[in-house]
């Protein structure tokens, strides 16, 4: 340099055009002598950035950034 994949909650990941979710974790309450377990609930997101298409974009297109893999180059 070229190609492919990835970037969504604190962590691991779903969501392939129509109001963003799960598990774990955190917090609150119940339970317990207490902790844990269990049950109920709550909070937590500019969906990597910028543009474009669309009535409408996490989703489609373009560019950029970062991470990973492969290929090429390496006087």
């Nucleotide at each position: 340099g070229c190609g492919c994949g990835g970037u969504u909650a604190g962590c691991u990941c779903a969501g392939u055009g129509g109001u963003a979710g799960a598990g774990c974790g955190a917090c609150u309450g119940a339970u317990u002598g207490a902790c844990g377990u269990u049950c109920a609930g709550u909070a937590g997101g500019u969906c990597g950035a910028a543009g474009g298409u669309u009535c409408g974009a996490u989703c489609c297109c373009u560019u950029c950034a970062c991470c990973g893999c492969g290929c090429a180059c390496c006087a």
Background: The RNA shown here (transfer RNA) has 75 nucleotides and comes from Candidatus Doudnabacteria bacterium RIFCSPHIGHO2_02_FULL_46_11. The coordinates come from a structure-prediction model, not an experiment, and the mean pLDDT is 83. Rfam family: tRNA. The sequence is in RNAcentral, with records from ENA.